[in-house]
Context: one part of a larger RNA
């Protein structure tokens, strides 16, 4: 100087207190760990691995296992000889992969080009090594540090600046000072979102004016109002008043759609941790080359005594069930989204209008509101598991795929030590959309809206971070 201390001071964080809702038990789902197995591919393992990579393992994907095949090769690029087009199509065998017959033919300027076969350099490798690395990513942490020029001070590591009084979300900002200035971070600029004001009015809106209907902005017409789309205006302690060094700021107040960064995003300093990643990609060396490359069938990845993690359902009456009703935002859509109609108890099925979409569709949100029924029970709560029988998708649903419908009803009465998340449109509930996709094991992820709390006395204590300043046999 730094690292650390069960040393001291000082500040901060849903760190703890307050104050809601869980997990921890139970039924499944989904991962991971063992254990099993021909194989149950690989990777990620405190926080910062375990609904991670996988935003879609029935075949495909797939890398892994059995077995069938191939050898310049499923792909590239040359060189050199040869040769006929290859592809498709039908035949024979096979599980296919392919092998055999058979049919079928090219463009051209006549060199050749594309193809096929032979040889050859070579191709390939999700084969090792993330302690050989680029390049990306987590994580301390949106913490407030991290450094340089020059100048001074030390014999030097180094130190000063950056300490110190105050202050802030902040090394923000003011005073002050052997410093002075500057860089990387903080803020601002950038999108979102709240308020208005101009412009523009289609598909979108409908006050007035009229037309029409059973009804609907339907139709003419309007630009007012909502909305889009684009330009600006607005907020800065600006104004008052208290504190405060007359600073910085800080506290109240008015006005204001917001007020003290308005809220949210994006945005991640020097570095840490040989932190992940050779299986996205690149890529160095090292190793397989009739095989650790390569094509195919099938079968694992879904196996199950069991541990652990992260969810969803529940254990009811603030609830279940039936009936009636009422209000969204996001996104999506042509080999798509599919109204209306008919049919089915229902999953779907027929036919198919409309719409490359502010026009049509996916789109009756749900809870919630009004009525009625259960009346505390293992029940009209729970829905697991099981039997049938049945639609879709798909070449194919037996390992191993959603869904329906009948029946069948397990555990479970709110959960030990312990442990998580939130501070406001937030927690909590409610139900919608989307990517990945034929189709889906999504109860996951990503987003959108509706209903919407309780509490913060405080900083003694846990945990993490900053700053100073002390001990030290540590570096």
């Nucleotide at each position: 100087u730094g690292a650390c201390g069960g040393g001291u001071c000082c500040c901060c964080g849903c760190a703890c207190a307050a104050g809601c809702g869980g997990c921890g038990g139970a039924g499944c789902a989904u991962g991971c760990g063992g254990c099993u197995u021909a194989a149950u591919u690989c990777g990620a393992u405190g926080c910062a691995a375990c609904c991670c990579g996988a935003a879609g393992a029935a075949c495909c994907u797939u890398a892994c296992c059995u077995g069938g095949a191939c050898u310049u090769g499923a792909c590239a690029u040359c060189a050199c000889g040869g040769g006929a087009a290859a592809a498709g199509c039908c035949g024979u065998a096979g599980a296919a992969a392919u092998a055999c017959g058979g049919u079928g033919u090219c463009c051209g300027u006549a060199a050749g080009g594309g193809c096929c076969c032979a040889u050859g350099a070579c191709a390939g490798g999700u084969g090792g090594u993330g302690c050989a690395u680029g390049g990306c990513u987590g994580u301390c942490g949106u913490c407030a540090g991290c450094u340089c020029g020059u100048g001074u001070c030390g014999u030097g590591a180094g130190a000063u600046g950056u300490u110190g009084g105050g202050u802030u979300a902040a090394g923000u900002c003011c005073c002050g000072c052997a410093a002075c200035g500057a860089g990387c971070g903080c803020a601002a600029c950038c999108c979102u979102u709240g308020u208005c004001c101009u412009a523009u009015g289609u598909u979108g809106c409908c006050a007035g004016c009229a037309c029409g209907u059973a009804a609907u902005g339907g139709u003419g017409g309007g630009g007012a109002c909502u909305c889009a789309u684009a330009g600006g205006a607005g907020a800065c302690c600006g104004c008052c008043g208290g504190g405060g060094a007359c600073a910085a700021c800080u506290c109240g107040g008015a006005g204001g759609a917001a007020g003290g960064u308005g809220a949210g995003g994006a945005c991640g300093a020097c570095g840490u941790c040989a932190a992940g990643u050779c299986a996205u990609c690149a890529u160095g060396c090292c190793c397989c080359u009739u095989a650790u490359g390569u094509c195919c069938a099938g079968g694992g990845c879904u196996g199950c005594a069991c541990g652990c993690a992260u969810g969803c359902u529940a254990c009811a009456a603030u609830g279940g069930c039936c009936g009636g009703u009422a209000c969204a935002a996001u996104a999506g859509g042509c080999a798509g989204c599919g109204a209306a109609c008919c049919u089915g108890c229902g999953a779907g099925g027929g036919u198919g209008a409309g719409c490359g979409a502010a026009u049509c569709c996916u789109u009756g949100a749900a809870a919630g509101c009004c009525g009625g029924c259960c009346u505390c029970a293992g029940u009209u709560a729970g829905g697991a598991u099981u039997g049938g029988a049945g639609u879709c998708u798909g070449c194919a649903a037996c390992u191993c795929g959603a869904c329906u419908c009948c029946a069948u009803g397990a555990a479970g009465u709110c959960g030990g030590a312990g442990u998580c998340g939130c501070u406001a449109g937030u927690a909590a509930u409610c139900g919608c959309g989307g990517a990945u996709c034929a189709g889906c094991a999504a109860a996951g992820c990503c987003g959108c809206g509706g209903u919407g709390a309780a509490u913060g006395c405080g900083u003694u204590c846990u945990c993490g971070g900053g700053g100073a300043u002390u001990g030290u046999a540590c570096a």
Molecule: small-subunit ribosomal RNA, 3' major domain
Organism: uncultured bacterium